[in-house]
RNA sequence: GUACGAAAAAGGCAAGAUUGCUGAAAAGUAAUUACGCAAAACUAAAGGGGCUAAGGUGGAAACUAGGCUAGCCAGUUGUCGAA
Numbered sequence: 001g002u003a004c005g006a007a008a009a010a011g012g013c014a015a016g017a018u019u020g021c022u023g024a025a026a027a028g029u030a031a032u033u034a035c036g037c038a039a040a041a042c043u044a045a046a047g048g049g050g051c052u053a054a055g056g057u058g059g060a061a062a063c064u065a066g067g068c069u070a071g072c073c074a075g076u077u078g079u080c081g082a083a
Stems, first nucleotide, its partner, number of pairs: 004081002012037002016033007035071001041076003047073002049069003055064003
């Protein structure tokens, strides 16, 4: 240094629930609490998967993302250091 993830150190984040706000929705955001997380840090028209469908198309069923999800997989960066 790379791979890997035991112990400890410095720390960090915050699921779900509740309330408020934003949004057509998915969902996001603030506060409280903590399910958990070795990346639960960053990246979403420069990967894949999933969710929603306002608008558009359609007689209807339905289809459609430059909307959303990274705490789905993934890519990039990073703390410590046993086997």

A computed fold for an 83-nucleotide RNA from Aquibacillus sediminis, annotated as c-di-GMP-I riboswitch aptamer.
The prediction has a mean pLDDT of 87.
NCBI's taxonomy places the organism under Bacteria, Bacillati, Caryophanales, Bacillaceae, Aquibacillus.